This is a predicted structure of a 265-nucleotide RNA (Bacterial large signal recognition particle RNA) from a Eubacteriales bacterium. It matches the Rfam family "Bacterial large signal recognition particle RNA". From the family's description: The signal recognition particle (SRP) is a universally conserved ribonucleoprotein involved in the co-translational targeting of proteins to membranes. The source organism's lineage runs through Bacteria, Bacillati, Bacillota, Clostridia and Eubacteriales. The gene name in the source record is ffs. Model confidence (mean pLDDT): 77 of 100.
RNA sequence: CCAUACCAGCCGGGGAAGUAGCGGAGCCCUGAACCUGAAAUCCGCUAUAGCAGGGGUAGAUCCCCCGUUUGAGGGACGAUCCUUUGUGAAUGAGUCGUUUUUUCUGUGUUGAGGAAUGGGUCUUGCGCAAUCGGGAACUGUGAAUCAUGUCAGGUGGGGAACCAAGCAGCAUUAAGCGGUCAACCCGAUGUGCCGCGAGGGCGCCUGUUCUGAGCAGGGGAGACGAAGAUCGCUCGGGGGUGACUUUCGAUUCCGGGGUGUAUGG
Numbered sequence: 001c002c003a004u005a006c007c008a009g010c011c012g013g014g015g016a017a018g019u020a021g022c023g024g025a026g027c028c029c030u031g032a033a034c035c036u037g038a039a040a041u042c043c044g045c046u047a048u049a050g051c052a053g054g055g056g057u058a059g060a061u062c063c064c065c066c067g068u069u070u071g072a073g074g075g076a077c078g079a080u081c082c083u084u085u086g087u088g089a090a091u092g093a094g095u096c097g098u099u100u101u102u103u104c105u106g107u108g109u110u111g112a113g114g115a116a117u118g119g120g121u122c123u124u125g126c127g128c129a130a131u132c133g134g135g136a137a138c139u140g141u142g143a144a145u146c147a148u149g150u151c152a153g154g155u156g157g158g159g160a161a162c163c164a165a166g167c168a169g170c171a172u173u174a175a176g177c178g179g180u181c182a183a184c185c186c187g188a189u190g191u192g193c194c195g196c197g198a199g200g201g202c203g204c205c206u207g208u209u210c211u212g213a214g215c216a217g218g219g220g221a222g223a224c225g226a227a228g229a230u231c232g233c234u235c236g237g238g239g240g241u242g243a244c245u246u247u248c249g250a251u252u253c254c255g256g257g258g259u260g261u262a263u264g265g
Stems, first nucleotide, its partner, number of pairs: 001265006009057003012030004020046005034054004063258005073248004081240006088233001092231002095226013113211009122199006128192002130189006137180005147172004155164003
């Protein structure tokens, strides 16, 4: 140095939590990564840190050590911001009231506003008109039989003249059914630029007289006061977000180093 056999080693790792500590199992991340059994009111171990049993690989690109690169994911601290809740004070805002000022628009000597006076709108009584309804009036139609008048024909009486009853038809009507611009009577009403009277008079509109320049509406800026505590402010609690910093860290990459026994050649 080579070959053969055995064997050390390896067949996953990490985070939080838990533990005196270590590992498993449960949760999470990563990964090419054995099989079986028990195990969270836990199971086993002792710094050489899973236990019990079985299997594979095996002396090096695969095992071990040191250093480097990369960095999934988790933990700690917690700025900032959002939200919610408790508390305190009370003007920084907001609300209400009084008041000052300014501006815009409309209107005003063709008379704002005010005062006095009268009226209307309002309630009510009476009247009138209207409307609606009813009636009268006028008119159309209208009884075969139980309306009237006239009653052809026919019927009856009579010697005859004539007389009588009387159907149909016609006319005039009753009841009924319709129509009627106006005119007449009665009644009714949430009708009315109507008339007379009583009442009311806060508001609105308007006439007359007096006075003589503002009035109305909107916006802005102030002052004072009041109530209350909506927003904001103080102090504290809860939840969410989570910068900066820090910590553990699999995987990945590179370099260096180390390495068993036996037999044979």